Context: one part of a larger RNA
C1' cells in the first nucleotide's frame, strides 16, 4: 500500500452530479392513524406502549373426550358422564440486568411534482424506462369457396369459427371532453363529357410477285410484306361529389378609447380553413438564471402563478386523476465514517527479509 468486516469523541450531508454507500428502521400483541379517493383504498399510513424469568395456577376459558352408568330397534346406535391430554388470554404478585423479538433472520418514514393508469414485457453480454404491451375507444376491410396470410401448384391457416365473427390500422383504464379545414394526398362511390390498348372492320402509299393477257415494250395483279389514316373500343386518368379517430393543415399588416399604455372596436389583403376548448418558460420557452410569489442566511434546480406559446393543443389524442412504480424532480424527519478528518482493530493479498 490493497481487499473484505468490525468500532468511533463533538458535530450530524457541512460530502456529492445526487445520501452513492452505510447506518438507521425491522418480529408479535395493543392504542392510534390525515389529506384525497374509482368508497375499494390510502393503511403495516404516521405516530404511540408492551415483550425475560417466577409465584397465585391444573387461573379463567376453548378443543378434543375415556372409564363407569342408563335406554335399546342391538347397530361402529342414543343419552348422560367427565377422567386424561393440548390450548391457553386477560390479572394480581415478585426478581435480575445498561439492555429481555437480549444471538439469527424480518419495511426507514413523510410531503410536493412529473411521466405510464394498474399486473405484465424489453435490448441473452453497458440501457427495466416515460420504451412495448395491456382492458377501453373509434376507423376500416369480410356475406363464406370470407377478408387476409403462406405456397408455382395442390393445399393449408383464418376456422371445424360466421359480423357479439375474423382480419388490417390508430388510441391507450376511468371522469370531462374531442373544434374548424375536403384546395393537395389517399380512399369510397358516380358515370354525362374528354382522353385511351389490344382487338375488329375499312383503306392510301411502298416492297415482292402467282396467275393471265401481250404488239414481248409490258398490262393486269391474287397472296405474302412495311409505314400509315378512317371508324370500333373497357378499366385508369382528366371530370363530378363524399369522406379527416384517413395523410395531413389550423395566416399577415395598419389604425383606434378624455394620462400613460393597452386594444372590447374598425379597415386591408391572402387562404381549403386561419388553432376553438383546455393546458403553458411545459420531458415542449431559443432570448432565460424571463417576471412575481413560496421554501434557504444564501435556490441556474423545485413548488405556484403570470402568458411575451421562437416552435402546445383536442384517439400523431387534449385536460385531470385515487391505486400502482428497482422510473424521473424537489423539500423534510430520523440515521449515520458520505463529510470535517481521520484514527484503532480482524482477516485475506501485495511488498520487503528469511
Nucleotide at each position: 500500500c490493497u481487499c473484505u468486516c468490525g468500532u468511533u469523541a463533538a458535530g450530524g450531508a457541512a460530502c456529492u452530479c445526487g445520501g452513492c454507500a452505510a447506518a438507521a428502521u425491522u418480529g408479535c400483541c395493543c392504542c392510534g392513524u390525515a389529506a384525497c379517493u374509482u368508497u375499494g383504498g390510502g393503511a403495516g399510513a404516521a405516530g404511540g406502549g408492551g415483550u425475560g424469568c417466577c409465584c397465585c395456577g391444573u387461573u379463567a376459558g376453548c378443543g378434543u373426550g375415556a372409564a363407569a352408568g342408563a335406554c335399546u330397534u342391538c347397530g361402529c346406535g342414543u343419552c348422560c358422564g367427565g377422567a386424561g391430554c393440548g390450548u391457553g388470554a386477560g390479572g394480581g404478585g415478585g426478581u435480575g440486568a445498561c439492555a429481555c423479538u437480549a444471538a439469527a433472520g424480518a419495511g426507514g418514514c413523510c410531503c410536493a411534482a412529473g411521466c405510464g393508469a394498474c399486473u405484465g414485457u424489453u435490448u441473452a453480454g453497458c440501457a427495466a424506462a416515460a420504451a412495448c404491451a395491456c382492458a377501453u375507444c373509434u376507423c376500416u376491410c369480410u356475406g363464406c369457396u370470407a377478408a387476409c396470410u403462406c405456397g408455382u401448384a395442390a393445399g393449408a391457416g383464418g376456422a371445424c369459427g360466421u359480423a357479439u365473427a375474423g382480419g388490417g390500422a390508430g388510441u391507450g383504464a376511468c371522469a370531462c371532453c374531442u373544434g374548424c379545414c375536403c384546395g393537395g394526398u389517399g380512399c369510397u362511390g358516380g358515370a354525362a363529357g374528354g382522353u385511351u390498348a389490344a382487338u375488329a372492320g375499312c383503306u392510301u402509299c411502298g416492297g415482292u410477285g402467282a396467275u393471265u393477257c401481250u404488239u414481248c415494250g409490258g398490262a393486269u395483279g391474287a397472296g405474302c410484306u412495311g409505314c400509315g389514316g378512317c371508324u370500333u373500343g373497357a378499366a385508369g386518368c382528366c371530370c363530378c361529389a363524399g369522406u379527416a379517430a384517413a395523410c395531413g393543415g389550423c395566416g399577415g399588416c395598419c389604425g383606434u378609447a378624455a394620462c400613460u399604455a393597452u386594444a372590447a372596436c374598425g379597415g386591408u389583403c391572402c387562404u381549403a380553413a386561419g388553432g376553438u376548448a383546455g393546458c403553458g418558460a411545459a420531458a415542449u420557452u431559443c432570448c432565460u438564471u424571463g417576471u412575481c410569489g413560496g421554501g434557504u442566511a444564501a435556490g441556474u434546480u423545485c413548488c405556484g402563478a403570470c402568458c411575451c406559446g421562437c416552435a402546445c393543443g383536442a384517439a400523431u389524442g387534449g385536460u385531470g386523476c385515487a391505486a400502482c412504480g428497482a422510473c424521473u424532480u424537489g423539500g423534510g424527519c430520523g440515521c449515520u465514517g458520505u463529510c470535517u478528518c481521520a484514527a484503532c482493530g480482524a482477516g485475506g493479498g501485495a511488498u520487503u527479509c528469511g